[in-house]
Context: one part of a larger RNA
Molecule: small-subunit ribosomal RNA, 5' domain
Organism: uncultured Hyphomicrobiaceae bacterium
RNA sequence: GAACGAACGCUGGCGGCAUGCCUGAUACAUGCAAGUCGAACGCGUCUAGCAAUAGACGAGUGGCGGACGGGUGAGUAACGCGUGGGAACCUGCCCUUGAGUGCGGGAUAACCGAGGGAAACUUCGGCUAAUACCGCAUGCGCCCCGGGCAACUGGGGGAAAGAUUUAUCGCUCGAGGAGGGGCCCGCGUCGGAUUAGCUAGUUGGUGGGGUAACGGCCUACCAAGGCGAUGAUCCGUAGCUGGUCUGAGAGGAUGAUCAGCCACACUGGGACUGAGACACGGCCCAGACUCCUACGGGAGGCAGCAGUAGGGAAUAUUGGACAAUGGGGGCAACCCUGAUCCAGCAAUGCCGCGUGAGUGAUGAAGGCCCUAGGGUUGUAAAGCUCUUUCGCACGCGACGAUGAUGACGGUAGCGUGAGAAGAAGCCCCGGCUAACUUCGUGCCAGCAGCCGCGGUAAUACGAAGGGGGCGAGCGUUGUUC
Numbered sequence: 001g002a003a004c005g006a007a008c009g010c011u012g013g014c015g016g017c018a019u020g021c022c023u024g025a026u027a028c029a030u031g032c033a034a035g036u037c038g039a040a041c042g043c044g045u046c047u048a049g050c051a052a053u054a055g056a057c058g059a060g061u062g063g064c065g066g067a068c069g070g071g072u073g074a075g076u077a078a079c080g081c082g083u084g085g086g087a088a089c090c091u092g093c094c095c096u097u098g099a100g101u102g103c104g105g106g107a108u109a110a111c112c113g114a115g116g117g118a119a120a121c122u123u124c125g126g127c128u129a130a131u132a133c134c135g136c137a138u139g140c141g142c143c144c145c146g147g148g149c150a151a152c153u154g155g156g157g158g159a160a161a162g163a164u165u166u167a168u169c170g171c172u173c174g175a176g177g178a179g180g181g182g183c184c185c186g187c188g189u190c191g192g193a194u195u196a197g198c199u200a201g202u203u204g205g206u207g208g209g210g211u212a213a214c215g216g217c218c219u220a221c222c223a224a225g226g227c228g229a230u231g232a233u234c235c236g237u238a239g240c241u242g243g244u245c246u247g248a249g250a251g252g253a254u255g256a257u258c259a260g261c262c263a264c265a266c267u268g269g270g271a272c273u274g275a276g277a278c279a280c281g282g283c284c285c286a287g288a289c290u291c292c293u294a295c296g297g298g299a300g301g302c303a304g305c306a307g308u309a310g311g312g313a314a315u316a317u318u319g320g321a322c323a324a325u326g327g328g329g330g331c332a333a334c335c336c337u338g339a340u341c342c343a344g345c346a347a348u349g350c351c352g353c354g355u356g357a358g359u360g361a362u363g364a365a366g367g368c369c370c371u372a373g374g375g376u377u378g379u380a381a382a383g384c385u386c387u388u389u390c391g392c393a394c395g396c397g398a399c400g401a402u403g404a405u406g407a408c409g410g411u412a413g414c415g416u417g418a419g420a421a422g423a424a425g426c427c428c429c430g431g432c433u434a435a436c437u438u439c440g441u442g443c444c445a446g447c448a449g450c451c452g453c454g455g456u457a458a459u460a461c462g463a464a465g466g467g468g469g470c471g472a473g474c475g476u477u478g479u480u481c
Base pairs, nucleotide, nucleotide: 001481002480003479004478006477007476008475009474010473013353014352015351016350017349018348019346020345021311026309027308028307030306031305032304035064036063037062040061041060043058044057045056046055047054048053071264072263073262080189081188082187083186084185085184086183089181090180091179094177095176096175097174098173099172100171101170102136103135104134105133111126112125113124114123115122116121142157143156144155145154146153147152162169163168164167190236191235192234197227198226199225202224203223204222205221206220207219208218209217239261240260241259242258243254244253245252246251266287267286268285269284270283289300290299291298292297317343319342320341321340325339326337327336328335329334356386357385358384359383366377367376368375369374390422392417393416394415395414396413400408425470426469427468428467429466430451431450432449436465437464438463439462440461446453447452
């Protein structure tokens, strides 16, 4: 000098755009943050209707979604990340394409009845539907076994569901694609040798198992290997990257916001369901903590958005809207969406604007200095002549929205009006370093980044006048280059 997710002191007019718990991955009151579908299904209540039925709402069965989106950085020195390759894989929804969608069956929730419990909830009996579940048939291509060099061929196994507004949406089995994901390898990726040896599923093989898939991934047997001063093992620290800051660069430091990947979801463990999880707002077990209880037993998990307590130098509203963009469900209408878009708070940062302009010498008064002549503050003020940005008041009023639909918002912007009116501070003045005098103080009180000032004339302390620098900021502290 530059920079900052900053803090502190003094000060503070407006706007735009950004940013805002870096500390206790501490504990959390309250509300909201994941639902949706009646064009899968039966039922209940209400309304209309004579009825068939139609509509609305409700719980339930069923489907899809809840594995995305959002948060955090604890752990991790690792194929975790970055980069470049690879082969033994999976893939709901989407796109292209081939074939099929035949015939049957038994249940069960809701509901009704009876019971247990304070509650959470739960037991028994009975009725009923389906795109829920099951059986049979068919199935070249799919899977398994056999023959064959192959083409091909023999045997075995395995599907389906209907709905409606009647021309669509579904369902099943294949093939291909796109996008997504799992796995393997080369190279790179902090410090410590006051850590030198480490290793028994360990290293390799064979048989078997397991997985979507390769593999000691697991297991039995066999062999005795494997890694290491080019730093194994151990200890400490740490999410990684694109980037960011600085620097002429090389480099150094860093990893907030935004984007990609990873890991985690009270702590530890486990699997279930599923195309996908070993699952933040799912389940089970154990633990700590909190709450309810009729003491028998139950309930909970903000590192989602707000918000509270605590910690801290320190970090915001228990706001509005689904209008836009995107996501889930649905044929759709639409519903949901603290993602998102907006608003609120904060000079936290960057950028822009304003706090007036011109004229004005009796160089006014006052202040300060003085050699008492004067000098300076100083065109500064007053006065005179103007202007009206911003702000204020009133009126009009968007783009963002494709036909309809605007939270923001009567916002941005435009017009009119009044009136210089409402708007300047902070640090410094011994040298480095730009800016000097007087008074007070007297090694005291104090200053200080370094050198150093202060013990009776201090340009270095305190005040004043004057001056210098920057300016809605200015200084200080911290950290990095």